[in-house]
RNA sequence: GCGGUAGUGGCGUAAUGGUAGCGUACAAGCCUGUGGCGCUUGAGGCUCGGGUUCGAUUCCCGGCUACUGCC
Numbered sequence: 001g002c003g004g005u006a007g008u009g010g011c012g013u014a015a016u017g018g019u020a021g022c023g024u025a026c027a028a029g030c031c032u033g034u035g036g037c038g039c040u041u042g043a044g045g046c047u048c049g050g051g052u053u054c055g056a057u058u059c060c061c062g063g064c065u066a067c068u069g070c071c
Base pairs, nucleotide, nucleotide: 001070002069003068004067005066006065007064010024011023012022013021018054026042027041028040029039030038047063048062049061050060051059
């Protein structure tokens, strides 16, 4: 230099154009003599810019970051 893959709450991970779920962690309540376990509830997220579309995490273009192949 050219190509590929990935980027989603604190961490890990789904979604295949139509309300962004799950596990864990966190907070509150119930439970308990206390804590833990268990139950209920809650807060918190789509890497950035543009385009297509009635509608984009998803499709297209460009950038950034990480990993990787070739040279």